[in-house]
RNA sequence: GAGUCUGUAGCGCAAUGGCAGUGCGUCUGACGUCAAGUCAGAAAGUUGUAUGUUCGAUUCACACCAGACUCA
Numbered sequence: 001g002a003g004u005c006u007g008u009a010g011c012g013c014a015a016u017g018g019c020a021g022u023g024c025g026u027c028u029g030a031c032g033u034c035a036a037g038u039c040a041g042a043a044a045g046u047u048g049u050a051u052g053u054u055c056g057a058u059u060c061a062c063a064c065c066a067g068a069c070u071c072a
Stems, first nucleotide, its partner, number of pairs: 001071007010024004018055001026042006048064002051061002
C1' cells in the first nucleotide's frame, strides 16, 4: 500500500427496513444473625463518526476513524 471481517449498555453478544433486547455484572427492596443465595424492581445505549437513500435506518450506499487477519 491492497483486500476481508468487526465496531450496539460496564463486559460478552442478538436484532437482515417498522417501539433497541437477552445473559453476566451494578444499584434498591424483601427473606436471612452476617455473608452467600433466591425473589421483586430499577438504572445504564446520541447503535464508532459524518453524509446520503427511504414515510421510516442497528439494518441499505459512499467516505472517514479504530481494531483483527491475509497478501505485498

A computed fold for a 72-nucleotide RNA from Papaver nudicaule, annotated as transfer RNA. The RNAcentral record of the sequence draws on Rfam. Rfam family: tRNA. The prediction has a mean pLDDT of 83.